[in-house]
RNA sequence: GGAGCAGGAUAGGCUAUCGCCGCGACCGCUUGCGGUCGGGGAGGAAAGUCCGGGCUCCACAGGGCGGAACGCUGGAUAACGUCCAGGAGGGGCGACCCUCGGAAAAGUGCCACAGAAAAUAGACCGCCUGCUUGCAGGUAAGGGUGAAACGGUGGGGUAAGAGCCCACCAGUGGUUGCGGUGACGCAGCCAGCUAGGUAAACCCCGUUCGGAGCAAGGCCAAAUAGGAAGGCGCUUGAGGCUGGCCCGGCCGAGGCCUUCGGGUAGGCUGCUUGAGGCUGCGGGUAACCGUAGCCCUAGAGGAAUGAUAGCUGCCCCGCUUGCGGGGAACAGAACCCGGCUUAUCGUCCAGCUCCCUUG
Numbered sequence: 001g002g003a004g005c006a007g008g009a010u011a012g013g014c015u016a017u018c019g020c021c022g023c024g025a026c027c028g029c030u031u032g033c034g035g036u037c038g039g040g041g042a043g044g045a046a047a048g049u050c051c052g053g054g055c056u057c058c059a060c061a062g063g064g065c066g067g068a069a070c071g072c073u074g075g076a077u078a079a080c081g082u083c084c085a086g087g088a089g090g091g092g093c094g095a096c097c098c099u100c101g102g103a104a105a106a107g108u109g110c111c112a113c114a115g116a117a118a119a120u121a122g123a124c125c126g127c128c129u130g131c132u133u134g135c136a137g138g139u140a141a142g143g144g145u146g147a148a149a150c151g152g153u154g155g156g157g158u159a160a161g162a163g164c165c166c167a168c169c170a171g172u173g174g175u176u177g178c179g180g181u182g183a184c185g186c187a188g189c190c191a192g193c194u195a196g197g198u199a200a201a202c203c204c205c206g207u208u209c210g211g212a213g214c215a216a217g218g219c220c221a222a223a224u225a226g227g228a229a230g231g232c233g234c235u236u237g238a239g240g241c242u243g244g245c246c247c248g249g250c251c252g253a254g255g256c257c258u259u260c261g262g263g264u265a266g267g268c269u270g271c272u273u274g275a276g277g278c279u280g281c282g283g284g285u286a287a288c289c290g291u292a293g294c295c296c297u298a299g300a301g302g303a304a305u306g307a308u309a310g311c312u313g314c315c316c317c318g319c320u321u322g323c324g325g326g327g328a329a330c331a332g333a334a335c336c337c338g339g340c341u342u343a344u345c346g347u348c349c350a351g352c353u354c355c356c357u358u359g
Base pairs, nucleotide, nucleotide: 001355002354003353004352005351007349008348009347010346012312013311014310015309016308017307018306020041021040023038024037025036026035027034028033043330047341048340050339051338052337053336054335055213056212057211058210062247063246064245065244067209068208069207070206071205072086073085074084075083076082087100088099089098090097091096101204102203107202108201109198110197111196124143125142126139127138128137129136130135131134151169152168153167154166155165156164170194171193172191173190174189175188176187177186178185179184217269218268219267220266227260228259229258230257231256232255239251240250241249242248276295277294278293279292280291281290282289283288314327315326316325317324318323319322
């Protein structure tokens, strides 16, 4: 100097004038409002509604079936499909990144085409033997097809060959010792046992799982026609609730269900003090936890946070080095919070890897 890897921060600032919303204090007043002063006012994703909760209401909150989600190990958390640390396998020169229960320890499927044959495998070419000239027998070491062909290398053996036998190696199964909380790792022994892939195929195993949602819910006010018809019932139980079904349970009586018809859909609240933020110290590899101090940072209600002017910060271009011109994305809270995913202009901070050059 170049090319990368994986993180963090920011998302223009200040001033003036006018305007909007909410809060606090004071004053006026027709209690409805108005005025003055002061403080505050849209994001890192507010987005998607994909997970998890807080909160509200319903539900005797149980059993079975079925369904859904997750899936290596150990931790963190209110919880999670999230995060942290580690293990195994794989990719990359590397920093780093990706994946994760089970296929021989239940079973069933699928792997087109090509090929002799893709599972109760198999003989196209080839090799060997016999007989007579194209047949029979043996073979799977060599070649071919294919993504994948039934362990690999070497030796012995054989008519020719083959784990047929042996040595070493790989895998698989069993087992012993050591280390580790654990997934696993290291070292050894036995066994000739030796198709692979696919479970985001059906399935099996383990763990977990009430429902609905702020349009939840609560209060106040108002209105009409507490109307008409039909059905079932009144404790010998109509009907309803319990995510789907069954069992069980609970509620339930001038009641419930269905159809037709009529009225209202207004106001207040929920509504922002929180699993909150910042800083210091302590613990922990870390995620995070504990503790002390300080702080209050939107709450609209058909939807506020804007406009103008000046100075200035950042980036780009040109040139007379201080002047001119230009640019700035994705994008607007609606009960709140923890994550994930997606979109995105520019700048800054520190760390690590590789290559080139120079000293």
Bacterial RNase P class A from a Pseudomonadota bacterium, 359 nucleotides, folded computationally. Of the family's consensus pairs, 97% are formed in the model. It was read from a public genome assembly, where an Rfam model found it. Model confidence (mean pLDDT): 77 of 100. Taxonomically the source falls in Pseudomonadota (Bacteria, Pseudomonadati). Its Rfam family is "Bacterial RNase P class A". By type it is a ribozyme.